[in-house]
RNA sequence: CCGUCUGGAGAGCCGUCGCACGAUGCCACAUCGGCGCGACGCACCGAAGGAGCAAGUUCGCGGCGGGCGCCGCAAAUGAAUCUCUCAGGUACCGAGGACAGGGGG
Repeated sequence: CCGUCUGGAGAGCCGUCGCACGAUGCCACAUCGGCGCGACGCACCGAAGGAGCAAGUUCGCGGCGGGCGCCGCAAAUGAAUCUCUCAGGUACCGAGGACAGGGGG
């Protein structure tokens, strides 16, 4: 690094519209219903991915010191489960899942 097994969090059963479905009626249509799917809006979450930076390091300038050095300023670099929320996600289940562990190549 590759594939495999195990564990693995958070946040909406929100609103509008459309489609599909079901029920009723006066059946070219209308009304109602809750679930499903999709779009949009609002709210929310952080653990795919993405972005930001602390110490430290390096370089430059200045100061102190006899000197090894020390201090200050500026720039570059610089991690995460931190921060942001672009992306992604938000009842249960499922899926996904950073990360951790086992065994294998």
The RNA shown here (Glycine riboswitch aptamer) has 105 nucleotides and comes from a rhizosphere metagenome. The sequence is in RNAcentral, with records from MGnify.